[in-house]
RNA sequence: GCGACGGCAGCGCCGAAUCCGCAUCGCGGAACCGGGGACCCACUUCUCUUGGGGUGAAUCGGCCUGUCCUCAGGCCGUAGGGCCACUUCCACGCCCGAAUCCGUCAGCUAACCCGGUAGGCGUCUGGAAGAAGGAGCA
Numbered sequence: 001g002c003g004a005c006g007g008c009a010g011c012g013c014c015g016a017a018u019c020c021g022c023a024u025c026g027c028g029g030a031a032c033c034g035g036g037g038a039c040c041c042a043c044u045u046c047u048c049u050u051g052g053g054g055u056g057a058a059u060c061g062g063c064c065u066g067u068c069c070u071c072a073g074g075c076c077g078u079a080g081g082g083c084c085a086c087u088u089c090c091a092c093g094c095c096c097g098a099a100u101c102c103g104u105c106a107g108c109u110a111a112c113c114c115g116g117u118a119g120g121c122g123u124c125u126g127g128a129a130g131a132a133g134g135a136g137c138a
Base pairs, nucleotide, nucleotide: 011122012121013120014119018030019029020028021027022026031117032116033115034114035113036112041107051105052102053101054100055099060077061076062075063074064073065072066071080096081095082094083093086130087129088128089127090126091125
């Protein structure tokens, strides 16, 4: 000097998952988020097994392999979604396209009722328009 790993702090990202108070480690509140739940409307359907439904961007296909029914794995796409450090738009680029819950049951839905506030990560490229804040100088 370079690289890797770990810790701390700051600043950011996905996501509803943050903040405050009391109190003495447990509660409460605000805010945000989700579900259930009338008339009206919608559906003429559902079940008796092809069950149905929710959260979420995470749906739908094709090909291949294996122990070739079943099932599992892999690859390539795709509906859709995220980032690219003031915001929006455009462009370039980089990614995700999962998982899980309810338990035979739920359309919408005022009043009302019931819940959640986790977890996981690390960005610095441009153009146009706009707004705000800060710093410096006089």

The prediction has a mean pLDDT of 75.
Predicted 3D model of a 138-nucleotide RNA (c-di-AMP riboswitch aptamer (ydaO/yuaA leader)) from Actinomadura macrotermitis.
The model forms 92% of the base pairs in the Rfam consensus.
The sequence is in RNAcentral, with records from Rfam.
The organism belongs to Actinomadura, within Bacteria.
Rfam family: c-di-AMP riboswitch aptamer (ydaO/yuaA leader). Its family is annotated with regulation of gene expression and cyclic-di-AMP binding in the Gene Ontology. Rfam's curators write: This family represents a conserved RNA structure found upstream of the ydaO and yuaA genes in Bacillus subtilis and related genes in other bacteria.